[in-house]
Context: one part of a larger RNA
RNA sequence: GGCGCGCGGUGGAUGCCUAGGCGUCGAGAGGCGAUGAAGGACGUGGACAGCUGCGAAAAGCUUCGGGGAGCUGCUAACGAGCGUUGAUCCGGAGAUAUCCGAAUCGGGAAACCGACCUGGUGCAAACCAGGGAGCCAUCACUGAAUCCAUAGGUGAUGAGCGGCCAACCCGGGGAACUGAAACAUCUAAGUACCCGGAGGAACAGAAAUCAAACGAGACUCCCUUAGUAGCGGCGAGCGAAAGGGGACCAGCCUAAACCUGUACAGUGUAAGCCUGGGGGCGUUGCUGUACGGGGGUCGUGGGAUCAUCGAGAGGAACCCCAGCACCUCACGGAGUUAUCAACUGAUUCGCUAGCAAAACGGUAUGGAAAGGCCGGCCAAAGAGGGUGACAGCCCCGUAUGCGAAAGUGAAUGAGCUCCGAGAUGACACCCGAGUACCACAGGACACGUGACAUCCGGUGGGAAUCUGGGAGGACCAUCUUCCAAGGCUAAGUACUACUCGACGACCGAUAGUGGACAAGUACCGUGAGGGAAAGGUGAAAAGUACCCCGGUGAGGGGAGUGAAAUAGUACCUGAAACCGCGCGUCU
Numbered sequence: 001g002g003c004g005c006g007c008g009g010u011g012g013a014u015g016c017c018u019a020g021g022c023g024u025c026g027a028g029a030g031g032c033g034a035u036g037a038a039g040g041a042c043g044u045g046g047a048c049a050g051c052u053g054c055g056a057a058a059a060g061c062u063u064c065g066g067g068g069a070g071c072u073g074c075u076a077a078c079g080a081g082c083g084u085u086g087a088u089c090c091g092g093a094g095a096u097a098u099c100c101g102a103a104u105c106g107g108g109a110a111a112c113c114g115a116c117c118u119g120g121u122g123c124a125a126a127c128c129a130g131g132g133a134g135c136c137a138u139c140a141c142u143g144a145a146u147c148c149a150u151a152g153g154u155g156a157u158g159a160g161c162g163g164c165c166a167a168c169c170c171g172g173g174g175a176a177c178u179g180a181a182a183c184a185u186c187u188a189a190g191u192a193c194c195c196g197g198a199g200g201a202a203c204a205g206a207a208a209u210c211a212a213a214c215g216a217g218a219c220u221c222c223c224u225u226a227g228u229a230g231c232g233g234c235g236a237g238c239g240a241a242a243g244g245g246g247a248c249c250a251g252c253c254u255a256a257a258c259c260u261g262u263a264c265a266g267u268g269u270a271a272g273c274c275u276g277g278g279g280g281c282g283u284u285g286c287u288g289u290a291c292g293g294g295g296g297u298c299g300u301g302g303g304a305u306c307a308u309c310g311a312g313a314g315g316a317a318c319c320c321c322a323g324c325a326c327c328u329c330a331c332g333g334a335g336u337u338a339u340c341a342a343c344u345g346a347u348u349c350g351c352u353a354g355c356a357a358a359a360c361g362g363u364a365u366g367g368a369a370a371g372g373c374c375g376g377c378c379a380a381a382g383a384g385g386g387u388g389a390c391a392g393c394c395c396c397g398u399a400u401g402c403g404a405a406a407g408u409g410a411a412u413g414a415g416c417u418c419c420g421a422g423a424u425g426a427c428a429c430c431c432g433a434g435u436a437c438c439a440c441a442g443g444a445c446a447c448g449u450g451a452c453a454u455c456c457g458g459u460g461g462g463a464a465u466c467u468g469g470g471a472g473g474a475c476c477a478u479c480u481u482c483c484a485a486g487g488c489u490a491a492g493u494a495c496u497a498c499u500c501g502a503c504g505a506c507c508g509a510u511a512g513u514g515g516a517c518a519a520g521u522a523c524c525g526u527g528a529g530g531g532a533a534a535g536g537u538g539a540a541a542a543g544u545a546c547c548c549c550g551g552u553g554a555g556g557g558g559a560g561u562g563a564a565a566u567a568g569u570a571c572c573u574g575a576a577a578c579c580g581c582g583c584g585u586c587u
Base pairs, nucleotide, nucleotide: 001586002585003584004583005582006581007580008579009578015572016536017535020507021506022504023503024502025501026500027499028498029496030495031164032163039100040099041098042055043054044053046078050074051073061094062093063092064091065090066089070082071081072080105114106113107112116131117130118129119128120127121126134161135160136158137157138156139155140154141153142152168199169197170196171195172194173193179186183233209216210215220247221246222245223244224243230238231237251488252487253486254432258294259293260292261291262290263289264288265287266286267285272281273280274323275322276321277320278319279318299466301431302430303429305426306425307424308423309422312329313328314327315326331420332419333418334417335416343415344414346412347411348410349409350408351407352406354402355401356400360375361374362373363372376393377392378382384396385395386394437461438460439459440458442456443455444454447473468483469482470481471480472479523530524529543571546558547557548556549555
């Protein structure tokens, strides 16, 4: 020195564990913000570095409920206190809430600097309270060029707007890599990304739709139709719809014609005052514009106007009589998600704290019994967790039943609110205009310009009003079908940052989130950004009094605790590499 055996050291694999993750389902909630958010800075404790909480009233204050013996967070000890006159703790509602931040008095290198106005206190210095950004809307005052006016200015009022937020949604813009085995049309893809906007969903939506000679009857979503019909350097590839089956169901309001009110302008003395008759009145009437009220809303075309027919009671109007229309009531219907729109109180059921809740002992082993043995009991409860090893009956719970002063959600029924005709005929007044449509060049449609319909906007032209107009995939005719150029609309559908509950042939510390621990921390980077490692004594600290060696060390030896200390905080188990010691053997 090699090998072997034994005993150690080092190291932290493995096993076991779980405080944390991951996923799915159900329910809720689906927003917060100038009444100052999200997120921070700085403070705040008897002593306090960090986390948590809170805000100069600062681990808290008030009040209303719950709860019932301990409490002063993580966090021990000390100190000082609090609590059955009900603390700590849990829930509802309030108060306070520095500075920055949309940040909004002005500035600014965020958490800082500098002012002003009003009111109050004070001799003063100063202090306290309040106010003021911009835009928008409404109102008032003022007010140019320019007479009236307008623009502009000033002020008041406004829980108006602004900023934040995971995904889902709508709109405006909009790539490239890639594929085509190269590449240009094409594809990727209207994807990623940027911008704007909204809601709890959004969008869409009550046919100028489809269909096919039969008919359907708003929209949305799913299955199918179907990888079909088609499109396509007919390459790569892209890719419907009708129809069928389901989910869910809901329909409405306007513009115009006509009547009328107000304002302004024009006309200008009677053409007017609902109709008929009589009386009376008279800056009324007529035309135009703007705004408002009534009316009206459809495609077997509808409506207006006029005429005829038609529906309970009462009332008033320039006057009287009759009629019509008007108003009120009755009757009928509807309603807070559209069809108009707010609120009040009641009842019931939820949510935000909670409450009650059955039944076991002995024995031996052991440090400890819940395991063994023996004998019992409960069960609408034998889900689960904890307890010194494996507990239905020890503890927390569980089945089941119950509970709210306050706040809040839903439902129901009230009050309340709103609505209530039509038929026939005549007449030819209305039925959404720079629109439809056309041309050119584009975009969207599964559809790349193609024979290319349909939809959208750009430029240029530019209709008709029912004897009208659109569509049925060029175009024309016949036929069928629908009524554009205004608007609203729940449900079925999408998503989950957040709250609660449940579950898992999900992980178990190199796994599972990056993060089980002071984690988006330490650390790195000018910055955008990148981004860790790190869990386990024991049943209980009982965390080793005292003695000895040592530097008043580190560390260790005794003693003691404990079932165990080779469980001693470098702490469960403690593999291997690696390093020693002892013995054996070989050279």

This is a predicted structure of a 587-nucleotide part of an RNA (large-subunit ribosomal RNA, domain I) from an uncultured Candidatus Berkelbacteria bacterium.